Context: one part of a larger RNA
RNA sequence: CUCUCGUUAAGGAACUAGGCAAUCUGACCCCGUAACUUCGGGAGAAGGGGUGCCCCGGGAGGUUCCGACUUGAAACGGUCGGGGUUUUCCGGGGUCGCAGCAAAGCGGCUCGAGCGACUGUUUACCAAAAACACAGGUCUCUGCGAAGGUGAAAGCCGACGUAUAGGGGCUGACGCCUGCCCAAUGCCAGAAGGUUAAGGGGAGCGGUUAGCGCAAGCGACGCCGCAAACCGAAGCCCUGGUGAAUGGCGGCCGUAACUAUAACGGUCCUAAGGUAGCGAAAUUCCUUGUCGGGUAAGUUCCGACCUGCACGAAUGGCGUAACGACUUGAGCGCUGUCUCAACGAGAGGCUCG
Numbered sequence: 001c002u003c004u005c006g007u008u009a010a011g012g013a014a015c016u017a018g019g020c021a022a023u024c025u026g027a028c029c030c031c032g033u034a035a036c037u038u039c040g041g042g043a044g045a046a047g048g049g050g051u052g053c054c055c056c057g058g059g060a061g062g063u064u065c066c067g068a069c070u071u072g073a074a075a076c077g078g079u080c081g082g083g084g085u086u087u088u089c090c091g092g093g094g095u096c097g098c099a100g101c102a103a104a105g106c107g108g109c110u111c112g113a114g115c116g117a118c119u120g121u122u123u124a125c126c127a128a129a130a131a132c133a134c135a136g137g138u139c140u141c142u143g144c145g146a147a148g149g150u151g152a153a154a155g156c157c158g159a160c161g162u163a164u165a166g167g168g169g170c171u172g173a174c175g176c177c178u179g180c181c182c183a184a185u186g187c188c189a190g191a192a193g194g195u196u197a198a199g200g201g202g203a204g205c206g207g208u209u210a211g212c213g214c215a216a217g218c219g220a221c222g223c224c225g226c227a228a229a230c231c232g233a234a235g236c237c238c239u240g241g242u243g244a245a246u247g248g249c250g251g252c253c254g255u256a257a258c259u260a261u262a263a264c265g266g267u268c269c270u271a272a273g274g275u276a277g278c279g280a281a282a283u284u285c286c287u288u289g290u291c292g293g294g295u296a297a298g299u300u301c302c303g304a305c306c307u308g309c310a311c312g313a314a315u316g317g318c319g320u321a322a323c324g325a326c327u328u329g330a331g332c333g334c335u336g337u338c339u340c341a342a343c344g345a346g347a348g349g350c351u352c353g
Stems, first nucleotide, its partner, number of pairs: 001348008010339002014337001019334001027051005036041001038173001052095019096100001108332007115324002120132002136171007148157003174319004179249003184246002186242005193237003199231002204226005211218002250268005277311001278308001289305005
């Protein structure tokens, strides 16, 4: 010097990104206990007091022995009283120590906010969370040889189930709610018309050659090839519906008797122009916005305001008791975290051997 421990004057978070770490607290009994609340909780809330040993008295039991009375011949039984021993509780007195749950083991607490309702689950070896799941909600598919899954198939799962069932999607307890847009995309329904494949259909054209012709050439039947019109489903176009389907939810200008602002008006565009609620937010760039609170001093925190760069309603909105090894702010207690270090114990290193 390093590691693991122990103690520490005065101060007590001044440390630090952050009370990280380490203290404090701690058991049992008694008293006492707020807001809020889903009336269960919150709650061991918080905050107080007691605790050893000895003696005495009392209460309630367990166990054992004895006596009296009663009925009676006796026994058993019943009533009352007393002694021993033992468990527990209460009261009084005394006594020792710094200290009596004397060791070990054994919650620090409170207030505000965010997120997630909760108990659970997770990155085996850097993440335990606000992520996943979850009861509950809702949409959709599925009528049974179900849908769906698996498998070339047989088959099996679903299910020895049957729509109060099963599969899939989204949301995520509970409370109050969940607005507008169907133009686009998707899905569902529709079938008049348009488009349209294979196929059907064969007008027509071509190849070949018996034959005809002096030749150029023409050319039957057959065979072969090409092939127009016309008839051909679903789909698409089309007509409607549908948002707890994918998604979307405006701009400019003017206006009130101070000013400011604009309930009001005009205009352009759109499928429709963001409703309730919330809002510098896990979302706010400008920004340490402004005001208030807390501090001597606060880029964090809490309460407001609304100018929402770029919240917003099941990719749910806003609340919410309880819960959380979650995140964040504040306080009390407590401390070697610190001012600022010291001493001690053990282990290692180092030096000598």
Annotation: Model confidence (mean pLDDT): 87 of 100. Large-subunit ribosomal RNA, domain IV from a Pseudomonadota bacterium, 353 nucleotides, folded computationally. Its Rfam family is "Bacterial large subunit ribosomal RNA". RNAcentral holds the full RNA, with entries from ENA.